């Protein structure tokens, strides 16, 4: 230099002939139980606005494009891994 694969919450990791984004697990927070803990059970757990557990908006490496609609398709860029030279 060329080619291929990968990039999604704090972490791992689902969702693919485009159609509710974050299933499931771990970690974390609150509560129940306990003399106290462990274990178990229940709830919460991306960001912003908001009094708010309401509601709304945004969010899949970054920036654009196609589309009514993009994690998914297209282009460029960045990072990691592998192969060839």
């Nucleotide at each position: 230099g060329c080619c291929g694969c990968u990039g999604u919450g704090g972490c791992g990791g689902a969702a693919u002939a485009g159609g509710c984004a974050g299933a499931c697990g771990c970690a974390a927070g609150g509560g129940a139980c306990u003399u106290a803990a462990a274990a178990u059970c229940c709830c919460u757990c991306g960001a912003g606005u908001g009094u708010a557990u309401a509601a709304c908006u945004c969010g899949u490496a970054u920036c654009g494009g196609u589309u009514c609609a993009a994690g998914u398709c297209c282009g460029a860029u960045c990072a990691g891994c592998g192969g060839c030279a």

Transfer RNA from an Oscillospiraceae bacterium, 85 nucleotides, folded computationally. NCBI's taxonomy places the organism under Bacteria, Bacillati, Clostridia, Eubacteriales, Oscillospiraceae.